[in-house]
């Protein structure tokens, strides 16, 4: 080149179109301790980008950027 995956929180990973998108682990804070650690409440934090479709799109199509397999 060709062909295949996948991109969601500071890391890991849920979330197969429907009313503000969640768990673990890390951070903040406070309880608790002379303090530390453990525990136990709360908080903060995200849909790679640009277009389509629909009533609505993290979810489906399309370009494209990044990373990963195969491969010569």
């Nucleotide at each position: 080149a060709a062909u295949u995956c996948u991109g969601u929180a500071g890391c890991u990973c849920a979330g197969u179109g429907g009313u503000u998108a969640g768990a673990g682990c890390a951070c903040u804070u406070g309880c608790u301790u002379c303090g530390c650690a453990a525990g136990c409440a709360a908080g903060c934090g995200a849909c790679c980008u640009g277009g389509g479709u629909u009533u609505g799109a993290u979810u489906c199509c399309u370009a494209g950027c990044a990373g990963g397999g195969c491969g010569a």
A computed fold for a 72-nucleotide RNA from Callorhinchus milii, annotated as transfer RNA. Model confidence (mean pLDDT): 80 of 100. Rfam family: tRNA. Rfam classes the family as a transfer RNA.